[in-house]
RNA sequence: GGGCCUGUAGCUCAGUCGGUUAGAGCACUUCUCUGAUAAGGAAGGGGUCACUAGUUCGAGUCUAGUCAGGCCCA
Numbered sequence: 001g002g003g004c005c006u007g008u009a010g011c012u013c014a015g016u017c018g019g020u021u022a023g024a025g026c027a028c029u030u031c032u033c034u035g036a037u038a039a040g041g042a043a044g045g046g047g048u049c050a051c052u053a054g055u056u057c058g059a060g061u062c063u064a065g066u067c068a069g070g071c072c073c074a
Base pairs, nucleotide, nucleotide: 001073002072003071004070005069006068007067010026011025012024013023019057028044029043030042031041032040050066051065052064053063054062
């Protein structure tokens, strides 16, 4: 330098044919339970869907570019 893959909550990851409100587990906060802790039960907070632009009535999803990480080739 070229090609491919990945980027969504603090962490690990889902997300259907583009369709109204973006989710799970763990973690975190409060309450409950216990002699106490863990576990269990109830409720809750937390998102620039990497960034910028484009297509579209509508984009996490499609297209282009950029950035970061990984793999392969030279």
Molecule: transfer RNA
Organism: uncultured Spirochaeta sp.